[in-house]
Context: one part of a larger RNA
RNA sequence: UGACGGGGGCCCGCACAAGCGGUGGAGCAUGUGGUUUAAUUCGAUGCAACGCGAAGAACCUUACCUGGGCUUGACAUCCCUGGGAGUAUGAAGAGAUUUAUAUGUGCCCUUUCGGGGGAACCAGGAGACAGGUGCUGCAUGGCUGUCGUCAGCUCGUGUCGUGAGAUGUUGGGUUAAGUCCCGCAACGAGCGCAACCCCUAUCUUUAGUUGCCAGCACGUCAUGGUGGGGACUCUAGAGAGACUGCCAGUGUAAUAAACUGGAGGAAGGUGGGGACGACGUCAAGUCAUUAUGGCCUUUAUGUCCAGGGCUACACACGUGCUACAAUGGCCGGUACAGAGGGACGCAAUACAGUGAUGUGGAGCAAAUCUCAGAAAUCCGGUCUCAGUUCGGAUUGGAGUCUGCAACUCGACUCCAUGAAGUUGGAAUCGCUAGUAAUCGCGUAUCAGCAUAACGCGGUGAAUACGUUCCCGGGCCUUGUACA
Repeated sequence: UGACGGGGGCCCGCACAAGCGGUGGAGCAUGUGGUUUAAUUCGAUGCAACGCGAAGAACCUUACCUGGGCUUGACAUCCCUGGGAGUAUGAAGAGAUUUAUAUGUGCCCUUUCGGGGGAACCAGGAGACAGGUGCUGCAUGGCUGUCGUCAGCUCGUGUCGUGAGAUGUUGGGUUAAGUCCCGCAACGAGCGCAACCCCUAUCUUUAGUUGCCAGCACGUCAUGGUGGGGACUCUAGAGAGACUGCCAGUGUAAUAAACUGGAGGAAGGUGGGGACGACGUCAAGUCAUUAUGGCCUUUAUGUCCAGGGCUACACACGUGCUACAAUGGCCGGUACAGAGGGACGCAAUACAGUGAUGUGGAGCAAAUCUCAGAAAUCCGGUCUCAGUUCGGAUUGGAGUCUGCAACUCGACUCCAUGAAGUUGGAAUCGCUAGUAAUCGCGUAUCAGCAUAACGCGGUGAAUACGUUCCCGGGCCUUGUACA
């Protein structure tokens, strides 16, 4: 100087407390461990692995296994030889592949019209080489997680100390903040904090189509449908607006920083949210995104193909979904979003089907058309506390769709079946406001496949006395046989 302490002081955080809802019990989904297996490819492992890489494993993907093939190779560059680039059809085979027939004389330069040369492509040959999701993340780059959006981490000059170092950065206040003020052998500065950026909340202005419709007409069973209009909503550009600016009080040492309350205001003290992550820590994660040193492999650890596996199942754990019901289930009627997607696409009206869906194809590269019915809500009816008109697992049958192909192993529909489950032990998680809870909608991936992920809006709470205690963190100080 640090680190540590079941030392002390001060302070903070959904850390506790106060509340609300969960997990842990059930069924299922999904990931992991274990076991099994020819293979169940690999990685991730306290917080910070376990709905994680994977924004989507039937084939492909695919890296694994079994079997069948190839060896200058599936891919790149160079050399030589030949050509007929390519297209169609057939045979053998699980296919890779092997083989047969037919058609086809292209492009550029030159030409004595016979031909010659070149580019692309194909086939054969030789070797340099290719290839490797093989190993090492403890050889690395890059990227990322984490402490932590915590308030810290340092430097120059000066001063003090023999020196390691100290000072500044400590102290008194204050703040979300090393934020600011005052003091001070320090004076300044840098990276962080904050601000500058984006969204959102109010207003003004510009613009007015595909959006809107107050007033004026026209028209319709009805609808901004039509003329028209720019008022309003909205869209999207430019601006305004919030700064402790104003008032009162508190505050200190006498002026401060700041705090409390108020006025005005759409908004008040960082308005709300996002992006943004200092010096560093964990030899943290990733050689399987990619790049890359070294090592290993080269008729195989490379490569092509078919089938299988990654989907197994006594069990254990994590994360979720659905429930156990009356604040509910079912039936009928009925209201209101936002944000997105759409041409290999979204698909309306209509018709067929109980339905999944099918037929058909108006319109739309979309503020125009479409996906698209929002759902919880509200109104009426019914059920009356039961393993039920709760719950929907499982299983049987019949179908739909995608796709060469749904057996291993897809999603959905209809009929039937109707399991566990009556609120969950010890323990444990999230959340402080448009939040929790609850309700639906969309998107990426994607032929098909979502209870996950990422977004969107609707309805919309309770509680916070307080900091003794648990956890994590910051500053000062103290002890130490630790570095």
A computed fold for a 483-nucleotide part of an RNA from a metagenome, annotated as small-subunit ribosomal RNA, 3' major domain. Rfam family: Bacterial small subunit ribosomal RNA. The coordinates come from a structure-prediction model, not an experiment, and the mean pLDDT is 83.